[in-house]
This record gives sequence, structure tokens and C1' cells, in this order.
RNA sequence: GACCCCAUCGUCUAGUGGUUAGGACUUUAGGUUUUCAUCCUAACAACCGGGGUUCGACUCCCCGUGGGGUCG
Repeated sequence: GACCCCAUCGUCUAGUGGUUAGGACUUUAGGUUUUCAUCCUAACAACCGGGGUUCGACUCCCCGUGGGGUCG
């Protein structure tokens, strides 16, 4: 330098153009327990940036940023 893949709650991850953006762990609160742990319930919390297509974009397209891989 060329090509390919990836980027979503603090972490891991699901998401077929119309979802309240879901789940697990963590954290916090409550319940249970003499206490802690376990267990149960709830809450908080996310779409890498910019543009485009579309009635509608996490999703499709372009550019960029960051990470990984193959080749040279």
C1' cells in the first nucleotide's frame, strides 16, 4: 500500500428497514437470612463519528476513526 472482518449499556452479547433496542454478568435499592453468602424482585445504563438512500436506518450505501486478519 491492496483486500477482508469487526465496532450496541461499566463488561460480554442478541437484534431479517417499522422493537418500549433484548439477555447475562456487574452496580444500586428492596425482600429472604441473627449476619455474610446464596436466592427472589426492581431500577440504572448502550447503537464509534459525519453524510446519503428511504415515509421510516442499529440495520442499506459512501467517507472517516479505532481494532483484528491475509497478501505484498
Transfer RNA from a Patescibacteria group bacterium, 72 nucleotides, folded computationally. Rfam family: tRNA. Rfam describes the family as follows. Transfer RNA (tRNA) molecules are approximately 80 nucleotides in length. The coordinates come from a structure-prediction model, not an experiment, and the mean pLDDT is 80.